[in-house]
Predicted 3D model of a 1189-nucleotide part of an RNA (large-subunit ribosomal RNA, half B) from a marine sediment metagenome. The full RNA is in RNAcentral, with records from MGnify. It matches the Rfam family "Bacterial large subunit ribosomal RNA". Gene Ontology terms of the family: ribosome and structural constituent of ribosome. Its mean pLDDT, the model's own confidence on a scale to 100, is 83.
Context: one part of a larger RNA
């Protein structure tokens, strides 16, 4: 010096900054006053105001102690408040301390609270009210494997969940999706049972019955959610009440609205402001508001967001002073962290493309001290951002694949009834109508008789069953026969008995399923007796449903980073490919994942296309004849290649589109496995053809796919089990069925809450190389320029140069190179913004346009925005425009971007997402090199001192610019208007320096006031200088000077003499003169270490350093003074300069009976003090030491 704490600033007052961050200012108590709004409570200490100390005196109250014959009273005393009046100080009376800056506008959230201990205090979370849902108590809800437990010793005014969040108004449509309830005739569906087929048996397989659940149906949005488009229309336009038209499950209602939500946007309009990307109030064109994921509004409230106004100030313009600490210097102690080496410059170049170490120039004697942070792509942390990884974690969900719970069924525990439906067996009746026939004839057999007084048969009356005719039961009445056999009719003959189907009833018996009852397993309660429930319940077991509640895991590649997009196999042409043959890229360009029982074989014919001529409707084209016709046609399809008694188009027989076997090509140039596609040959059986022959699918090259697993076929095959036989399984052959990520895993997301390993193999920054874009240029010169391209513009084109934009590229940097912007400083370029010098003009003049030359200086102030940028405002000569790792964060900021929290609009079931928007949010460190700025020592400079100087070299901008007067109202000009040269004055901007004024500061220094402490005065202490008024010295800037007129030199651009090449002309070629704020000097610094190391005067016991008093000087060194022959510091004296009148004493003082009194006057311009001038040897500079030719 600087830094951290702190104090004070003239003037201006928020001009700073992302933002008034930080400081300031206000402040306590009384009294007076206090709007808007309001939920009437509040707001509010609202704002504003006024008052406060000391003395001295009355009034009033009241608390207590004593006394009074008056006792609710009064008198003495000790107190406490409150109030008047009067005097008195000072700058200032809550005099230190302690102690709210106010008001207005908008968002947001109702309030107090509550949170991310250690980057988020918030608008998040909470809340109180408000809905919804679920539970009747052995409750729902939640924890446990269970026994148990919580809720709760609570009972629906209760408990649990879950939305939304005070109040006030208000809360629209939509049940089509996804959930939730409820219901279910019917479809469907496990296991179990039940039946059938097989079967010695098993396994199997069919069919039946059947629960939840599913389908069905209905309801349910304060469940999750969701709430359109196109068109035309009014007597100016504009617009559209209106009117069409298309959809939907509804088509967004009230409100509000460029918003904490608007993309275009800094919308548009008014208010604010000189200026406003801000704010507010309005519009509504809502990229994407919207009504309990609640809309909208609101008093109060907020360490919440945002603007604006007063006040107030070092936040600024423009810094400066001072305190205290660090720091510095000195003693003694003594760490981390870093270290590949190391003798550690610049500049340009090179080079893994950004070098202190390599190359070339330069520059540099040695070493140390403070410092300041350009570099060491500095330290610190195996990059968090991007990628990769067949790494991890956590989270979701209609991913996969499971599990817990929950629902059901069904079996055991599980038992005894009754009843309604059922199914079976066994028993008993009981039924049976074709026509024919006396007539209601079930079938077979037997069969010549049966049955009767206990009523067959007649009648009656009931009941059943029915074909309406009867038939069979009971029951009463009268009564002794009455049917068969013969007869006819029939396919069949009846009596009676046996068996049998069929129908319909009845009973046991076995089972099913409903319902209800019962107790005894079993549950709960009880110490027990019991009492409720009760074959549920609950377990256990097998079974079907639900089932991110909880688990494991997948979630692919390629890629001019990753994603999004697109692509991956196979065929076919061209190009690329670089003249053999092979050849990549997310190079360009067109095609397949089939088709045909004939569109295939074989035999045999045939000639297409297209044009001329003829020739009814008939035209350019129709169908007939000629006649030309290398293919110009066809060929199932892409593309190439091919192809005429065919490979094309026809017609006739046929399956060679067969079957078994072996070899080769392709595929894959060279080595190579499967599949795959093609060729060739042999045998078999066959087709065409008379025959030689052809034919293993199509002119040919695409049209295709393992292994597990399934089907199908085929046989005297091989095998296992099992049987008397048989039958099942498995193999072998052959064929099908797909992996299109196409040599084929069975697979979804998030992640900003993140993790790990890795990478510059790979992306953002910044370089690097390219220059497409970008900027600036030139060339042509169509045109415009009244007329003329070229004063000025310059089209369609063409050619460059920069390397500041954007982009490609991934070459250096993932065991880190810290990212916009701003601040601060400080070079450099020119493509010149002002200034200077010139040329041209479409240059009268004044003001311009355009070029050329110049880089010396200058380029500023403010608004809104995080802004660069880019709009305004007012100025100015002029408010150029680039680099420097988009200069510059071991310099500052930290407002944007880019972590964790939170909101809003979109988005996604959802975890979450958004180069959308809001609102918050840790910026580390002691300097080793080296580099700068400074400050010392030591050496050398050839014998050593001392002083004085010279100037290589460096450095400087020391200046730079306006305005004003003269010139002049001139030149010019018609006028309007309007100049230079030239001298003069002044200001603004730099820039050196000073401290006289003037202003700050002035923790020496005077005075003044609190509060407390030293008993009191009087004089002191402490209050981080207590506070407040002054201030000198000194430091300073807001103050004061200076910064002149300029000359020379060579020169730019340009003007020029003279003058050839080239008899002219020409500023050029020899020569020569001019020519600018620019270049060198002339001016200021510094500078013998300028290795060429300088000169010049004196001296040669010359000097010079420590030491010692100090300072005009200082971080330590140094630098200058002085050492007794001495004013060098101290002290003392006087001056001066500051403060402001001291102590004591005396008098005076408002009152007071008085004691008393706060203060005044006078002594006194008094005391006090002094970093400053002089004087003065009173002190101490003294004794000394070391080097030196």
């Nucleotide at each position: 010096a600087u830094c951290u704490a702190g104090u004070u600033a003239a003037g201006g007052g928020a001009a700073u900054u992302c933002g008034g961050c930080a400081a300031a200012u206000u402040a306590g108590c009384c009294c007076c006053g206090u709007g808007c709004c309001u939920u009437c409570g509040g707001u509010a200490u609202a704002a504003g105001g006024g008052g406060u100390c000391c003395c001295u005196g009355c009034u009033c109250u009241u608390g207590u102690u004593u006394c009074u014959g008056u006792a609710u009273a009064g008198a003495a005393g000790c107190g406490a408040a409150a109030g008047c009046a009067g005097g008195g100080u000072g700058c200032a009376a809550u005099g230190a301390c302690a102690a709210g800056g106010g008001a207005u506008g908008u968002c947001u959230g109702a309030c107090u609270g509550u949170u991310u201990a250690a980057c988020a205090a918030a608008a998040a979370c909470g809340u109180a009210g408000c809905c919804u849902u679920c539970u009747g108590c052995u409750a729902a809800g939640c924890u446990g494997u269970g026994a148990a437990g919580c809720u709760g010793u609570g009972u629906a005014u209760a408990g649990a969940a879950g939305g939304u969040g005070a109040c006030g108004u208000c809360u629209g449509c939509c049940c089509a999706g996804u959930g939730c309830g409820c219901g279910u005739a019917c479809u469907u569906u496990a296991a179990a049972c039940u039946c059938u087929c097989u079967u010695c048996c098993a396994a199997g397989a069919g069919a039946g019955c059947u629960a939840a659940g599913a389908g069905c149906g209905c309801g349910u949005a304060a469940a999750c959610g969701g709430c359109g488009g196109g068109a035309g229309u009014a007597a100016c336009u504009a617009u559209a009440a209106c009117u069409c038209u298309c959809u939907u499950a509804a088509g967004g209602u009230a409100g509000c609205g460029a918003a904490a939500u608007g993309c275009c946007u800094u919308g548009c309009c008014g208010u604010u402001u000189g200026a406003a990307u801000g704010a507010c109030g309005g519009c509504c064109u809502g990229c994407a508001u919207g009504a309990g994921u609640g809309g909208c509004g609101u008093a109060a409230c907020a360490a919440g967001a945002u603007g604006u106004c007063c006040g107030c100030u070092g936040u600024c313009c423009c810094c400066a002073a001072c305190u205290a600490g660090a720091a510095u210097c000195c003693u003694c102690u003594g760490a981390a962290c870093a270290c590949u080496c190391u003798u550690u410059c610049c500049u340009g170049g090179u080079g893994c493309a950004a070098a202190g170490g390599c190359c070339a120039g330069g520059g540099a004697u040695u070493u140390c001290c403070a410092g300041u942070g350009g570099g060491a792509a500095g330290c610190a942390a195996a990059g968090a951002c991007c990628c990769c990884g067949u790494g991890a974690a956590a989270c979701u969900u209609u991913a996969c694949u499971g599990u817990a719970g929950c629902c059901u069924g069904u079996c055991a525990u599980u038992g005894c009834a009754a009843u309604g439906c059922g199914a079976g067996u066994u028993u008993u009746a009981u039924u049976g109508u074709a026509u024919a026939g006396c007539g209601u004839a079930a079938g077979u057999a037997g069969g010549a008789g049966u049955c009767g007084u206990u009523a067959u048969g007649u009648c009656u009356u009931g009941g059943u069953c029915g074909c309406a005719a009867g038939a069979u039961c009971a029951a009463g009445a009268a009564u002794a026969g009455a049917c068969g056999c013969c007869a006819a009719u029939g396919u069949a003959a009846c009596a009676c008995u046996a068996c049998u189907c069929u129908u319909u009833a009845g009973a046991a018996c076995u089972u099913g399923u409903g319902u209800u009852g019962c107790u005894a397993a079993c549950u709960u309660a009880g110490c027990a007796a019991u009492a409720a429930g009760g074959a549920c319940a609950g377990u256990a077991g097998c079974a079907g449903g639900u089932g991110g509640a909880c688990a494991g895991u997948u979630u692919g590649g390629c890629u001019g980073g990753g994603g999004u997009g697109g692509c991956a196999c196979c065929c076919u042409g061209c190009u690329g490919a670089a003249a053999a043959g092979a050849u990549a890229u997310c190079a360009g360009u067109a095609g397949g994942g089939c088709c045909c029982a004939a569109a295939g074989g074989u035999u045999g014919g045939c000639u297409c296309a297209a044009g001329u001529g003829g020739g009814u409707c008939a035209g350019a084209a129709a169908u007939c004849c000629a006649c030309u016709g290398u293919g110009g046609a066809g060929u199932g399809c892409a593309a190439g290649g091919g192809c005429a008694a065919a490979a094309g188009c026809c017609a006739g027989c046929c399956u060679g589109a067969u079957u078994g076997g072996a070899u080769u090509u392709c595929u894959a140039a060279c080595a190579a496995g499967a599949a795959g596609a093609a060729a060739u040959c042999c045998a078999a059986a066959a087709a065409c053809g008379a025959a030689a022959g052809u034919u293993u699918g199509g002119c040919c090259u695409a049209g295709c796919g393992a292994a597990c697993c399934u089907c199908u076929g085929u046989g005297u095959c091989c095998u296992c089990c099992u049987u008397a036989a048989u039958g099942g399984g498995g193999g072998u052959c052959a064929g099908a069925g797909a992996u299109a990520a196409c040599c084929g895993a069975a697979a979804a997301g998030u992640u900003a809450c993140u993790c790990c390993g890795g990478g510059g193999a790979u992306a953002a920054c910044a370089g690097a190389g390219u220059g497409g874009u970008c900027g600036c240029g030139c060339c042509c010169g169509a045109g415009a320029g009244c007329u003329c391209a070229a004063a000025u513009c310059g089209a369609c084109g063409g050619c460059g140069c920069g390397g500041u934009u954007u982009g490609c590229u991934a070459c250096a940097u993932c065991g880190a190179u810290g990212u916009c912007g701003g601040c601060u400083c400080u070079u450099c370029c020119u493509a010149u913004c002002c200034u200077g010098g010139g040329c041209g003009u479409g240059c009268a003049c004044a003001a311009g346009c355009g070029c050329c030359c110049a880089a010396g200086g200058g380029u500023g102030a403010a608004g809104g925005u995080g802004u660069u940028c880019a709009c305004u405002u007012a100025u100015u000569a002029a408010a150029a425009g680039g680099g420097a790792u988009c200069g510059u964060g071991a310099g500052c900021u930290g407002g944007g971007u880019u972590c964790a929290g939170a909101a809003c609009g979109c988005u996604g079931u959802g975890a979450g997402g958004c180069a959308g928007u809001u609102u918050g949010u840790u910026u580390g460190a002691u300097a080793u090199c080296u580099a700068c700025u400074g400050g010392a020592a030591a050496u050398g400079u050839u014998g050593g001192a001392u002083g004085u100087c010279u100037g290589a070299a460096a450095g400087g901008a020391a200046a730079g610019a306006a305005g004003c007067c003269a010139u002049a109202g001139u030149a010019c000009g018609a006028g309007a208007g309007g100049a230079a040269c030239u001298g003069g004055c002044u200001u603004c901007u730099g820039a050196g320096g000073c401290c006289u004024c003037u202003g700050g500061u002035u923790u020496a220094c005077c005075g003044g006031a609190u509060a407390u402490c030293u008993g009191a005065c009087a004089a002191g202490g402490u209050a981080a200088a207590u506070c407040c008024g002054g201030g000198c010295a000194a430091c300073u800037a807001c103050g004061c000077c200076u910064u002149a007129u300029g000359a020379g030199g060579a020169u730019a651009a340009g003007a020029g003499c003279u003058g050839a090449a080239a008899g002219c002309a020409u500023c050029u070629a020899a020569g020569c003169u001019c020519g600018a704020a620019g270049c060198c000097u002339c001016c200021c610094u510094u500078g013998a270490a300028a290795a060429g190391a300088g000169a010049c005067a004196u001296c040669c016991u010359a000097g010079a350093a420590c030491a010692c008093a100090g300072a005009u000087a200082g971080a330590a060194g140094a630098u200058c003074u002085g050492u007794u022959u001495g004013a060098u510091g101290g002290g003392a004296g006087u001056g001066g300069u500051g403060u402001g009148u001291a102590a004591g004493c005396a008098c005076c003082a408002a009152g007071g009976c008085a004691a008393c009194g706060a203060g005044g006057u006078g002594u006194u311009c008094a005391g006090c003090a002094c970093g400053c001038a002089c004087u003065u040897u009173c002190c101490a500079a003294c004794a000394g030491u070391u080097c030196g030719u």